Transfer RNA from a Candidatus Giovannonibacteria bacterium, 73 nucleotides, folded computationally.
């Protein structure tokens, strides 16, 4: 140098051939309990790694670069 996977909530991971993002757990409120804890119930959390393109319309197709990973020279 060259090929291949990978990045999304605080963590793990989803998202079917483009149509504006979700669960699980962990954090907050509330119930219940004599208190914790377990159990029930609600809300709240994202510039989908970064920049450009291509389209009315990009997490989702192209490009470049960045970080991890794994192969081959």
């Nucleotide at each position: 140098c060259c090929c291949c996977c990978g990045u999304u909530a605080g963590c793990u991971c989803a998202g079917c051939u483009g149509g504006u993002a979700g669960a699980g757990c962990a954090g907050c409120u509330c119930c219940c309990u004599u208190u914790u804890a377990a159990g029930g119930a609600g809300a709240a959390g994202g510039u989908c790694g970064g920049a450009g393109g291509u389209u009315c319309g990009a997490u989702u197709c192209c490009u470049c670069c960045a970080c991890g990973g794994g192969g081959g020279a």

Its Rfam family is "tRNA". It is annotated as a transfer RNA. The RNAcentral record of the sequence draws on ENA.